Notes
The RNA shown here (c-di-GMP-I-GGC riboswitch aptamer) has 93 nucleotides and comes from a Bacillota bacterium.

RNA sequence: CCCGAUAAAGGCAAACCCGGCGAAAGCCGGGGACGCAAAGCCACGGGCCUGUAGCCUCUGACGCCAGGGGCCAAGGUAGCCGGGCUGCCGAAG
Numbered sequence: 001c002c003c004g005a006u007a008a009a010g011g012c013a014a015a016c017c018c019g020g021c022g023a024a025a026g027c028c029g030g031g032g033a034c035g036c037a038a039a040g041c042c043a044c045g046g047g048c049c050u051g052u053a054g055c056c057u058c059u060g061a062c063g064c065c066a067g068g069g070g071c072c073a074a075g076g077u078a079g080c081c082g083g084g085c086u087g088c089c090g091a092a093g
Stems, first nucleotide, its partner, number of pairs: 002093001003090002011036002016031006034079001040085003044082003047077004054071007
């Protein structure tokens, strides 16, 4: 250094519930533990989710307007994968 134990000391916290923020995805705080050896940090590549506004399009005959679909600015997810940075402990190999 790889690696990760029926080890030790500690850590984080899914679903769900409550409060708050947000258009939403989702985030923050409290409770709670499904799990996690980077479930610590970073949206850089891919994926996925949302998508108020904008553009295209379909339907309502047309307009207004309403609804559906697609694209997209933007946002989210690090507990989807890859990558980058950092890091506790320590047997066997």